[in-house]
Transfer RNA from Tachycineta bicolor, 72 nucleotides, folded computationally. NCBI's taxonomy places the organism under Eukaryota, Tetrapoda, Amniota, Sauria, Tachycineta. Its Rfam family is "tRNA". Rfam classes the family as a transfer RNA.

RNA sequence: GUUCCUGUAGUUGAAUUUUGACAACGGUGGUUUUUCAGGCCAUGGGUCUUGGUUAGAGUCCAAGCAGGAAUU
Numbered sequence: 001g002u003u004c005c006u007g008u009a010g011u012u013g014a015a016u017u018u019u020g021a022c023a024a025c026g027g028u029g030g031u032u033u034u035u036c037a038g039g040c041c042a043u044g045g046g047u048c049u050u051g052g053u054u055a056g057a058g059u060c061c062a063a064g065c066a067g068g069a070a071u072u
Base pairs, nucleotide, nucleotide: 001071002070003069004068005067006066007065010025011024012023013022018055027043028042029041030040031039032038048064049063050062051061052060
């Protein structure tokens, strides 16, 4: 240089274009306990960026950014 893959919550992962973007762990508050741990209840937090297609995009398309793989 060329080709390909990936990008979603603090982390690891789900989510056929169409109901509300969800789970686990973690965080915060409450409760239980003499205390810790653990249990229970509640709560906050997210689609890499910019455009396009569509009635409707996390999902499809283009460009860019970041990471990775192969090849030269």